Model confidence (mean pLDDT): 80 of 100. The RNA shown here (transfer RNA) has 72 nucleotides and comes from Flavobacterium psychrotolerans.

[in-house]
């Protein structure tokens, strides 16, 4: 220094270019229990960053950033 891929709740992982971005888990509170646990209800919380295309962008260009390969 060239190329490929990925970047979305604390964590794993969903979203045909149009739903209030949704699910598991985890956080808090609370039913049950003598207590813990499990169950059961209810809450919290996310699109890496900047531009562009569009009527409209997590999706599509383009750049920057960070990560994992590959190449020299």
């Nucleotide at each position: 220094a060239g190329c490929u891929c990925c970047g979305u709740a604390g964590u794993u992982c969903a979203a045909c270019g149009g739903a209030u971005a949704g699910a598991a888990u985890g956080g808090g509170a609370g039913u049950u229990u003598c207590c813990u646990a499990a169950a059961c209800u209810u809450u919290u919380g996310a699109u890496u960053c900047g531009g562009g295309u569009u009527c409209g962008a997590u999706u599509c260009c383009c750049g920057a950033c960070g990560g994992a390969g590959c190449u020299a």

Its Rfam family is "tRNA". Rfam classes the family as a transfer RNA. Rfam links the family to the GO term triplet codon-amino acid adaptor activity. Rfam's curators write: Transfer RNA (tRNA) molecules are approximately 80 nucleotides in length. Their secondary structure includes four short double-helical elements and three loops (D, anti-codon, and T loops). Further hydrogen bonds mediate the characteristic L-shaped molecular structure. tRNAs have two regions of fundamental functional importance: the anti-codon, which is responsible for specific mRNA codon recognition, and the 3' end, to which the tRNAs corresponding amino acid is attached (by aminoacyl-tRNA synthetases). tRNAs cope with the degeneracy of the genetic code in two manners: having more than one tRNA (with a specific anti-codon) for a particular amino acid; and 'wobble' base-pairing, i.e. permitting non-standard base-pairing at the 3rd anti-codon position. Lineage of the source: Bacteria > Flavobacteriia > Flavobacteriales > Flavobacteriaceae > Flavobacterium. The sequence was found in a public genome assembly.